[in-house]
């Protein structure tokens, strides 16, 4: 240094102003935010991954209901024009667009599942080469 196993830590931001209304951080006008890896050069909108949701199977609980856990399948948003350059749908300029589920006056920004889970990042130990 490489690879394997185990462990530890980290691992998401954002409603400020005005309007309507009995009531809205949910509607309307303006505002604000952007996980992880990759990509000749930096990405919410390219490629892939992750959480949420649906279904199936297995398993545990006396238990075909129901619940926990595991695995699999499905689902899974949105960008164009110009400029610079060797190289950018990633930078700069301009104008757009997108954002799980449950709750509640209809929510990307509030509350909740969640002191959860996870892509992944950093580090440590051990073994092998």
């Nucleotide at each position: 240094g490489u690879c394997a196993u185990u462990c530890u830590u980290u691992g998401a931001g954002g409603c400020g102003g005005g309007g309507u209304g009995c009531a809205a951080g949910u509607c309307c006008c303006c505002a604000c935010c952007g996980g992880c890896a990759g990509u000749c050069a930096c990405a919410g909108u390219c490629u892939g991954c992750a959480a949420a949701g649906a279904c199936g199977c297995g398993u545990c609980g006396a238990a075909c209901a129901c619940g926990g856990c595991g695995c699999g399948u499905c689902c899974c948003g949105a960008a164009c024009g110009g400029g610079u350059g060797a190289a950018a749908u990633u930078c700069c300029c301009g104008u757009a667009c997108c954002g799980a589920c449950g709750g509640u006056a209809a929510a990307g920004u509030c509350c909740g599942g969640a002191u959860g889970u996870u892509a992944a990042a950093a580090g440590a130990a051990u073994a092998a080469c």
FMN riboswitch aptamer (RFN element), 129 nucleotides, folded computationally. The prediction has a mean pLDDT of 82. It was read from a public genome assembly, where an Rfam model found it.